[in-house]
RNA sequence: UCCCGACAAAGGCACACCCGUCGUGAGGCGGGCUCGCAAAGCCAGGGGUCUCCCUGAGACCGCCCAGCUACCGAA
Numbered sequence: 001u002c003c004c005g006a007c008a009a010a011g012g013c014a015c016a017c018c019c020g021u022c023g024u025g026a027g028g029c030g031g032g033c034u035c036g037c038a039a040a041g042c043c044a045g046g047g048g049u050c051u052c053c054c055u056g057a058g059a060c061c062g063c064c065c066a067g068c069u070a071c072c073g074a075a
Base pairs, nucleotide, nucleotide: 004073005072012037013036017032018031019030020029021028022027035062041068042067045065046064047063048060049059050058051057052056
């Protein structure tokens, strides 16, 4: 350094639900809470699912893959 991921330490994220807010909607954002997550960080490139006012425009990466980046450190 790469692989790897522990009943380790520190820190991180946040399904569902509730409140507020934005959006026609899928959903987004903020707060509470905590089912889980070692990339549950970024990215909509491929597949997939979903929405709408469907020649089109969008949403979701906490569905899978690819790409980029990253904390800690036993075996």

Model confidence (mean pLDDT): 86 of 100. This is a predicted structure of a 75-nucleotide RNA (c-di-GMP-I riboswitch aptamer) from a Solirubrobacterales bacterium. The source organism's lineage runs through Bacteria, Bacillati, Actinomycetota, Thermoleophilia and Solirubrobacterales. Rfam family: c-di-GMP-I riboswitch aptamer. Rfam's curators write: GEMM was predicted in a large-scale screen for bacterial structured RNA regulatory elements.